A computed fold for a 71-nucleotide RNA from Etheostoma fonticola, annotated as transfer RNA.
It matches the Rfam family "tRNA".
The gene name in the source record is tRNA-Tyr.

[in-house]
RNA sequence: GGUAGGAUGGCUGAGUGCUUAAGCGGUGGAUUGUAGCCCCACUGACGGAGGUUAGAGUCCUCUUCUUACCA
Numbered sequence: 001g002g003u004a005g006g007a008u009g010g011c012u013g014a015g016u017g018c019u020u021a022a023g024c025g026g027u028g029g030a031u032u033g034u035a036g037c038c039c040c041a042c043u044g045a046c047g048g049a050g051g052u053u054a055g056a057g058u059c060c061u062c063u064u065c066u067u068a069c070c071a
Stems, first nucleotide, its partner, number of pairs: 001070007010024003025043005047063005
C1' cells in the first nucleotide's frame, strides 16, 4: 500500500429499516438475628461527521481506532 471483518450501557452480548433484547453489575425495597441465595422495582449504550428515508444500530459516503490476510 491492497483485501476482508469489527466498534452497541460499567462489563459480556443479541439486533433482516418500524418499542435498542438478555445476562452480570450498581441502587432501592421485600425476606433474614446479620450476610449470602431467591423475589420485586429502578438504573444505563449504538466510534465521529454527512447523506437516503415518513422512519437508520441496521442502507450509502467520508473519517478514526482495531483484527486477520496479501504485498
Lineage of the source: Eukaryota > Bilateria > Osteoglossocephalai > Eurypterygia > Microperca.